[in-house]
RNA sequence: GCCCGGGUGGCGAAAUUGGCAACCGCAUACGCUUCAGGUGCGUACGCCGCAAGGCUUGCAGGUUCGACUCCUGUCCCGGGCA
Numbered sequence: 001g002c003c004c005g006g007g008u009g010g011c012g013a014a015a016u017u018g019g020c021a022a023c024c025g026c027a028u029a030c031g032c033u034u035c036a037g038g039u040g041c042g043u044a045c046g047c048c049g050c051a052a053g054g055c056u057u058g059c060a061g062g063u064u065c066g067a068c069u070c071c072u073g074u075c076c077c078g079g080g081c082a
Base pairs, nucleotide, nucleotide: 001081002080003079004078005077006076007075010026011025012024019065028044029043030042031041032040046055047054048053058074059073060072061071062070
């Protein structure tokens, strides 16, 4: 230099004929249970906002009524070729 795969909540990870972004798990908070702890169970858990609502899939653009998904550029990680 060329080719392939990947980047999504605090962490792992799902979602592709383009149609509610975040299912599931971990961690965390509170509660129930316990003499206590653990286990187990319940609820909550991206950001801003009093609320209504707005924003968020590495970054910047584009296409579209609508983009994690398609296109262009770019950064980073892993692998292959030379």
The RNA shown here (transfer RNA) has 82 nucleotides and comes from Candidatus Staskawiczbacteria bacterium RIFCSPHIGHO2_02_FULL_43_16. Rfam family: tRNA. Rfam describes the family as follows. Transfer RNA (tRNA) molecules are approximately 80 nucleotides in length. Rfam classes the family as a transfer RNA. Taxonomically the source falls in Candidatus Staskawicziibacteriota (Bacteria, Bacteria candidate phyla). Its mean pLDDT, the model's own confidence on a scale to 100, is 80.